[in-house]
RNA sequence: AUGCGGGAGAGAUUGGGCCUUUGAGCUCAACGCCGAAGGAGCAACCGCCCCGGAAACUCUCAGGCAACAGGGACCGCAU
Numbered sequence: 001a002u003g004c005g006g007g008a009g010a011g012a013u014u015g016g017g018c019c020u021u022u023g024a025g026c027u028c029a030a031c032g033c034c035g036a037a038g039g040a041g042c043a044a045c046c047g048c049c050c051c052g053g054a055a056a057c058u059c060u061c062a063g064g065c066a067a068c069a070g071g072g073a074c075c076g077c078a079u
Base pairs, nucleotide, nucleotide: 001079002078003077004076005075006074011031013030014029015028016027017026018025019023032065033064034063038061039059040058041057045053046052
């Protein structure tokens, strides 16, 4: 890297709009919330030094917030 398997958190919020699918629907906004795509920050540490690397901590820009599905850091097995 590829294939297979596992894989969490947080809204059944409020208001508006749309529909000859009237729905646990779609969509826009507001408020609240989550961290495990991505992104940013701090630095224990690595490194003789510079350069550089660097968390599951912090932020929440992005993303996400019933179930299913999808996504998913990361883990296991095989090649």
The prediction has a mean pLDDT of 75. Glycine riboswitch aptamer from Maritalea mobilis, 79 nucleotides, folded computationally. The sequence was found by an Rfam model in a public genome assembly. The source organism's lineage runs through Bacteria, Pseudomonadati, Hyphomicrobiales, Devosiaceae and Maritalea.